[in-house]
Overview:
Model confidence (mean pLDDT): 80 of 100. Lysine riboswitch aptamer from uncultured Limosilactobacillus sp., 159 nucleotides, folded computationally.
RNA sequence: GAAGAGGUUGCCCCCUUCAUCAGUACCGGCCCCGAGGCGAGCAAGCGCUGGACGGGUUGGGAAAGGGACGGGGGCCGAAACGCCGGCUGGCUUGCCCCGGAGGGCGUUGGGUCGUGGUUUAAGAGGCCACGGACUGUCGCGGAGAUCGCGGGGCGCUUC
Repeated sequence: GAAGAGGUUGCCCCCUUCAUCAGUACCGGCCCCGAGGCGAGCAAGCGCUGGACGGGUUGGGAAAGGGACGGGGGCCGAAACGCCGGCUGGCUUGCCCCGGAGGGCGUUGGGUCGUGGUUUAAGAGGCCACGGACUGUCGCGGAGAUCGCGGGGCGCUUC
């Protein structure tokens, strides 16, 4: 430098369908209340709005994110996460909160189960920490084993 392996729940992305989201948000009618309400939170500004906001009843009634099956694509630091500095979006400014694409440094072999936390509409799923068994790989020990101990992908095997 090239080619490979771990797993049939290896990782990531895209698409169809389906359920959920949810009888929710929102819109209309009627009634009640009686001054503010909205633009993510607070302050100021600016803009829109005013029998509004809120509540009851009635008629109609979503979507996104996340999920499942199936199909397709790219791969084996695949990928994920943490920290830091900036860029950028959410009406403007300050604080703060949430997000997007990237840069640097660092951690993690992989999935799974349990406990706790966080996110979410959610008992689904994701993420984080700790722990367990399993699995793959290398090293050491062992006569050997379906054995024991240890390391970590910046690794391992072949050429």